[in-house]
A computed fold for a 547-nucleotide part of an RNA, annotated as small-subunit ribosomal RNA, 5' domain. Model confidence (mean pLDDT): 82 of 100. The sequence was found in a public genome assembly. Its Rfam family is "Bacterial small subunit ribosomal RNA".
Context: one part of a larger RNA
RNA sequence: GAAUGAACGCUGGCGGCGUGGUUCAGACAUGCAAGUCGAACGGGAUUGUCUAGUUAGCUUGCUAAUUAGGCAUGAGAGUGGCGAACGGGUGCGUAACACGUAAAGAACCUACCCUUAUGUCUGGGAUAGCUCACCGAAAGGUGAAUUAAUACCGGAUGUGAUCUCUCUUCUCAUGAAGAGUACAUUAAAGCUGGGGACCUUCGGGCCUGGCGCAUAGGGAGGGCUUUGCGGCCUAUCAGCUUGUUGGUGAGGUAACGGCUCACCAAGGCAAAGACGGGUAGCUGGUCUGAGAGGAUGAUCAGCCACACUGGAACUUAGACACGGUCCAGACACCUACGGGUGGCAGCAGUUUCGAAUCUUUCACAAUGGGCGAAAGCCUGAUGGAGCAACGCCGCGUGGGGGAUGAAGGCCUUCGGGUUGUAAACCCCUGUCACCAAGGAUAAAACGUAAUCUAUUAAUACUAGGUUGCCUGAUGUAACUUGGAGAGGAAGGAGUGGCUAACUCUGUGCCAGCAGCCGCGGUAAUACAGAGACUCCAAGCGUUAUUC
Numbered sequence: 001g002a003a004u005g006a007a008c009g010c011u012g013g014c015g016g017c018g019u020g021g022u023u024c025a026g027a028c029a030u031g032c033a034a035g036u037c038g039a040a041c042g043g044g045a046u047u048g049u050c051u052a053g054u055u056a057g058c059u060u061g062c063u064a065a066u067u068a069g070g071c072a073u074g075a076g077a078g079u080g081g082c083g084a085a086c087g088g089g090u091g092c093g094u095a096a097c098a099c100g101u102a103a104a105g106a107a108c109c110u111a112c113c114c115u116u117a118u119g120u121c122u123g124g125g126a127u128a129g130c131u132c133a134c135c136g137a138a139a140g141g142u143g144a145a146u147u148a149a150u151a152c153c154g155g156a157u158g159u160g161a162u163c164u165c166u167c168u169u170c171u172c173a174u175g176a177a178g179a180g181u182a183c184a185u186u187a188a189a190g191c192u193g194g195g196g197a198c199c200u201u202c203g204g205g206c207c208u209g210g211c212g213c214a215u216a217g218g219g220a221g222g223g224c225u226u227u228g229c230g231g232c233c234u235a236u237c238a239g240c241u242u243g244u245u246g247g248u249g250a251g252g253u254a255a256c257g258g259c260u261c262a263c264c265a266a267g268g269c270a271a272a273g274a275c276g277g278g279u280a281g282c283u284g285g286u287c288u289g290a291g292a293g294g295a296u297g298a299u300c301a302g303c304c305a306c307a308c309u310g311g312a313a314c315u316u317a318g319a320c321a322c323g324g325u326c327c328a329g330a331c332a333c334c335u336a337c338g339g340g341u342g343g344c345a346g347c348a349g350u351u352u353c354g355a356a357u358c359u360u361u362c363a364c365a366a367u368g369g370g371c372g373a374a375a376g377c378c379u380g381a382u383g384g385a386g387c388a389a390c391g392c393c394g395c396g397u398g399g400g401g402g403a404u405g406a407a408g409g410c411c412u413u414c415g416g417g418u419u420g421u422a423a424a425c426c427c428c429u430g431u432c433a434c435c436a437a438g439g440a441u442a443a444a445a446c447g448u449a450a451u452c453u454a455u456u457a458a459u460a461c462u463a464g465g466u467u468g469c470c471u472g473a474u475g476u477a478a479c480u481u482g483g484a485g486a487g488g489a490a491g492g493a494g495u496g497g498c499u500a501a502c503u504c505u506g507u508g509c510c511a512g513c514a515g516c517c518g519c520g521g522u523a524a525u526a527c528a529g530a531g532a533c534u535c536c537a538a539g540c541g542u543u544a545u546u547c
Stems, first nucleotide, its partner, number of pairs: 001547004006543005013395006019388002021353001026351003030348003035082003040079002047072012089306003099230007108223003113219008121155004131144005160186003165180006190211006198205002232278003239269003244266008281303004285296004308329005331342004359385001361384003367381001368379004398428004408419004432488001434483005442474001447469008491536005496517003502531005512519002
């Protein structure tokens, strides 16, 4: 000199864009952060309306109540599907194929999506819910009866796939790809839109679309495994290792493998640092520096690890799962003392710690995600607003004229000098802030209405095109125009040298200053005050840390 997720002191006008628990991976009140689908399924509270009946009031065809039926509405729960493994947080652990980079997988997996081919036939028994009974303070549980499905389980079929064998081609090996063969094994589920004839048990058949389901191949994206190289300190850590190193066989895995096991052999690593100890998430990057390098890893992005602590598996395409389950532990809460409940390192917020770090805000309008055919619902992701000079950037606090060089202050050699064109005064301007009026972009889709084309038996449906309509949290905020008025807006540090900037007074080795050298003991440019000056400026200094 540059820099910071900074803090402290003094001061503080506005805006834009960013940033904001670096310490206790301490503990957490409260609210919200993952749901959705009725076009998979049974069921249906409630409400509205219509029809018929009964009763009451009477204005004699109206009102109210009630019963039965139809239509519409569809809450709350349940079965089932998909999602919940993403998104969001933190950096405890980890010196490791964790990360970065370059390769390998002929040793592998992959839901949703795209694409290709083939199919989607025929049966069955349950169960939740509901109802009834019972136990329990609660959380919750038990029994009986009954019911549905795209839930569950049989049978058929086999485009295929697996398995056996043969052949061809190819590879660095284990082997791979293709063709053929034959015994065997192996699948499915329905829902929905529209409809002219014909049939009908009025459900539909039938025709035609859509969404699904099953098997297999390919793709995309994602994941898993293996390897070369690279990146901390320590030898006051020198030897380490028994599933250890290798083999055979088996088990296990999506898959290779001591991954696990039985047996056999005695190996394997290490001064190019094994093993041990300490520290630490890694990277793109960031800071500094002419560079080489050094330091660092907040925000943003990629990967990894973790979710009160430790362990375990279940479900699933995918987890050994932050807002799932089980076990143990610590802590906290409820209890009828028998037993239960909880997990903010999600967003806000509280408390503790600390020099120190924000609102218990608005909206799903946009972008993205989940579910759904869609409308839509959910989304503390996200988009916004709020707080903080925490940082960077921009703007302003006025401009021109104005000498009797006013007054006052300070200095003085008492002549004057300086503050100083500074002020007053005159003439202007109108940024920001203030007031008033107008006022965008972010919105295009989806949907819906009309219309055209394709498809079709069809003017249905569906797909595509055109036109119109509908949707804004921010927010009347931005921005524009007008109005008023210099009015509301400057401080901090320094002045001995380094280092830009000097005098007076007070003090008298005292009080004090100080980054280093050093000042202060009666003329202190170094302390304190004043004036003047210098530097920076909505900031200026100090402290800490890095280069």